[in-house]
Molecule: Bacterial RNase P class A
Organism: soil metagenome
RNA sequence: GAUGGUCGCGGGCGCUUUCGGGUGUCCGAGGAAAGUCCGAGCUCCAACGGGUAGACUGCCAGGUAACGCCUGGGCGCCGCGAGGCGACGGACAGGGCCACAGAAAACAGACCGCCGCGGCAACGCGGUAAGGGUGAAACGGUGGGGUAAGAGCCCACCGCGCCGCUGGCAACAGCGGUGGCACGGCAACCCCCAGUCGGAGCAAGGCCAAAUAAGCGGCGAGGUGUGACCCACACCGACAACCCCGCGCAAGCGGGGAGCCGCGGGUAGGCUGCUCGAGGCGGUCGGCGACGACCGUCCCAGACAGAUGACCAUCCCCUGCACUUCGGUGCGGCGGAACAGAACUCGGCUUA
Numbered sequence: 001g002a003u004g005g006u007c008g009c010g011g012g013c014g015c016u017u018u019c020g021g022g023u024g025u026c027c028g029a030g031g032a033a034a035g036u037c038c039g040a041g042c043u044c045c046a047a048c049g050g051g052u053a054g055a056c057u058g059c060c061a062g063g064u065a066a067c068g069c070c071u072g073g074g075c076g077c078c079g080c081g082a083g084g085c086g087a088c089g090g091a092c093a094g095g096g097c098c099a100c101a102g103a104a105a106a107c108a109g110a111c112c113g114c115c116g117c118g119g120c121a122a123c124g125c126g127g128u129a130a131g132g133g134u135g136a137a138a139c140g141g142u143g144g145g146g147u148a149a150g151a152g153c154c155c156a157c158c159g160c161g162c163c164g165c166u167g168g169c170a171a172c173a174g175c176g177g178u179g180g181c182a183c184g185g186c187a188a189c190c191c192c193c194a195g196u197c198g199g200a201g202c203a204a205g206g207c208c209a210a211a212u213a214a215g216c217g218g219c220g221a222g223g224u225g226u227g228a229c230c231c232a233c234a235c236c237g238a239c240a241a242c243c244c245c246g247c248g249c250a251a252g253c254g255g256g257g258a259g260c261c262g263c264g265g266g267u268a269g270g271c272u273g274c275u276c277g278a279g280g281c282g283g284u285c286g287g288c289g290a291c292g293a294c295c296g297u298c299c300c301a302g303a304c305a306g307a308u309g310a311c312c313a314u315c316c317c318c319u320g321c322a323c324u325u326c327g328g329u330g331c332g333g334c335g336g337a338a339c340a341g342a343a344c345u346c347g348g349c350u351u352a
Base pairs, nucleotide, nucleotide: 001315002314003313004312005311006310007309009028010027011026012025013024014023015022016021030339034350035349037348038347039346040345041344042201043200044199045198054197055196056195057194058193059073060072061071062070063069074088075086076085077084078083089192090191094190095189096186097185098184111132112131113128114127115126116125117124118123140158141157142156143155144154145153159181160179161178162177163176164175165174166173167172205272206271207270208269215263216262217261218260219259222236223235224234225233226232227231242257243256244255245254246253247252279298280297281296282295283294284293285292286291316336317335318333319332320331321330322329323328
């Protein structure tokens, strides 16, 4: 580690309960549950429209709910090859940078060399980017003509730009014509172009809802009896109704508080969201493929201090010792790899 058993732990369903629980049965971690880097579902908040800022993406076509993912193709680079890798729009919109070396690093430049002229010579002036040398990179490459020596100065081919035709959905490729060698590199520097982007996240959000305090509203009235009768006490009054103040001769009227009842908000707490889903497996069909359609079948963790463990038996593997006919056998092992471990859910990527 595999299978079985016993016990334990979390959960679903059934039965039962004195509502605390008990009992039966079924299920119970991963390929990454991880990082939280992309893309979505779901929820709440915000939101006329447009622009700017900012972030991200950047060949083409397809797949997908969507993607910065995947598949196929194009192009470039690497490899003998099978194949692998690529932030793969723009460098005449503008700005900036190009270390060291080198004469010169971007409307160029003469160090050596070559050629011409002057000079006895040393050397000077001029021409020259073919040759040498430096560099990551030197102002098209090879060959021929040409020239004092050279040079796209001219020619052929290659390369490059533009135009056209053909093939392809397209990226792009092939062919033809034409131009003049004119246009160095870096955009993973700023920038320009095109496209996309509201924010927060299950501790989202929804429902129920104590106790205490504050707030708001209502009541806070009457009646009966007894006694020593302008007073006091007791009882009834749906729970509670007792005290104080003002006016009035009085009957009574008004106000405030205790007390009682009710109210909504919210806290503790509980329920929900919560796990059946762009789901898994198998088959047939379509497609180069990613993937899709249909049919069948399965139900597969949902905790909230957070379960997924322990022991036993048998087997397997590893390992030490002994024996061996080299096939194995016996005994022992506090041996059972590593990375790790659910917490709203999926699709990817990355890392281990």